[in-house]
Context: one part of a larger RNA
RNA sequence: GAACAUUCCUUAGUACGAGAGGACCGGGAAUGACGCACCUCUGGUGUUCCGGUUGUCACGCCAGUGGCAUCGCCGGGUAGCUAUGUGCGGAAUGGAUAAGCGCUGAAGGCAUCUAAGCGCCAAGCCGUCCCCGAGAUUAUAUCUCCCUUCAGUCGCAAGACUGACUUAAGGCAGGUUGAAGACUACGACCUUGAUAGGCUGGAUGUGUAAGCCCAGUGAUGGGUUCAGCCAACCAGUACUAAUCCGCCGUGAGG
Numbered sequence: 001g002a003a004c005a006u007u008c009c010u011u012a013g014u015a016c017g018a019g020a021g022g023a024c025c026g027g028g029a030a031u032g033a034c035g036c037a038c039c040u041c042u043g044g045u046g047u048u049c050c051g052g053u054u055g056u057c058a059c060g061c062c063a064g065u066g067g068c069a070u071c072g073c074c075g076g077g078u079a080g081c082u083a084u085g086u087g088c089g090g091a092a093u094g095g096a097u098a099a100g101c102g103c104u105g106a107a108g109g110c111a112u113c114u115a116a117g118c119g120c121c122a123a124g125c126c127g128u129c130c131c132c133g134a135g136a137u138u139a140u141a142u143c144u145c146c147c148u149u150c151a152g153u154c155g156c157a158a159g160a161c162u163g164a165c166u167u168a169a170g171g172c173a174g175g176u177u178g179a180a181g182a183c184u185a186c187g188a189c190c191u192u193g194a195u196a197g198g199c200u201g202g203a204u205g206u207g208u209a210a211g212c213c214c215a216g217u218g219a220u221g222g223g224u225u226c227a228g229c230c231a232a233c234c235a236g237u238a239c240u241a242a243u244c245c246g247c248c249g250u251g252a253g254g
Base pairs, nucleotide, nucleotide: 001129004032005031006030007029008028009027010026016021034089035088036087037086038085042083043082044081045080049076050075051074052073053072054069055068056067057066058065059064094126095125100120101119102118103117146254147253149164150163151162152161153160154159165251170248171247172246174190175189176188177187178186195241196240197239198237199236200235201234202233205229206228211224212223213222214221215220
C1' cells in the first nucleotide's frame, strides 16, 4: 500500500411456519466499482508516412512539382503514448481480542464466566500478500578481481616519519546513445565495436507513381502496375561518428 460490494445457481422450496412466506451453515458461477501492469485485439492520437482536393504564387510554357492559406481542407495510418481495450489483484490461513457465550471456582458450606486459572468468538487489531528498505553509523552477508617492494632515522615495543620503487583491481571524466530521463541519476556501447546515423533487405501504411502507349473531340478511362512512395518498427552491413590523451584510486586493509 492493499483489505471492497452485489447478483445468480445449488444445498432446498429443505429447517421453520396453519398458510403466506422462507432460511442459517456449506459449495459453485458471475458482475460492478477500485487498483496495478500492458498495447496482442477494439479504438484514439499520430503538425516527421501515403493519397485526394480548393484558391493563389513560383519553377519560362505543357506536364510534373514546390510555397502559403489552422497540418489550407479532407480520407487513411507505422512506432510511441494511451482507454472506452487486454491481463491480473483484493485467495487461503494463523495470533491476540471487543461485545457476547462458556468451563472450573472461591471470597460468601449455596450460587456465581472471575477474584487465581482455562476456553470460544468479528468485514475490526497484529501478521500472512505487494512495494521501499544496510545513513540497520554495530553502516549486513555471499561470489569474483587486484595489490604482499627496498633502504634509512627515531622508539623497549607497538609503531611513526623520510627517501626510492610501484600505482593494481576498479572508478571518474570524455564520446555514440537508450522503451532511462526536468537536471542529475540509471542502462547499453566506445574499433578486440552493431551504440547512434547512413545504406541494404523486410515489415507496416497508403492505394495502382512518373514517363510512355492505347481509346475518346474532351473531361477521363485502360495498359505497363497490387505500382510508386514509405517516420519512430525488425534484422543485416563498419560507409560516418564513438580519436588520441587525461584524472582519481596503492603496497595488508584497501